[in-house]
Source information:
Predicted 3D model of a 77-nucleotide RNA (Glycine riboswitch aptamer) from uncultured Caulobacter sp. Taxonomically the source falls in Caulobacter (Bacteria, Pseudomonadati, Alphaproteobacteria, Caulobacterales). The coordinates come from a structure-prediction model, not an experiment, and the mean pLDDT is 80.

RNA sequence: UCGCGGGAGAUACCGGGUGCGAUUCCCGGAGCCGAAGGCGCAACCGCCCCGGAAACGCUCAGGCAAAAGGACCGCGA
Repeated sequence: UCGCGGGAGAUACCGGGUGCGAUUCCCGGAGCCGAAGGCGCAACCGCCCCGGAAACGCUCAGGCAAAAGGACCGCGA
């Protein structure tokens, strides 16, 4: 890196539009989550420098029925 399996949290919220038909598409609003990515703090690692560094913090991005996605874990190549 690829394949297979496992894999949490949080409104199927409200209003409007298009449409035969909207939970599903578009616009606006309120609430919420923390495990893609991003940013911040720095215990610690390290050889002076350079450097690395959380599942903690933020919530920009992302997400809040199912599906999909999913850090991470296991097995195989």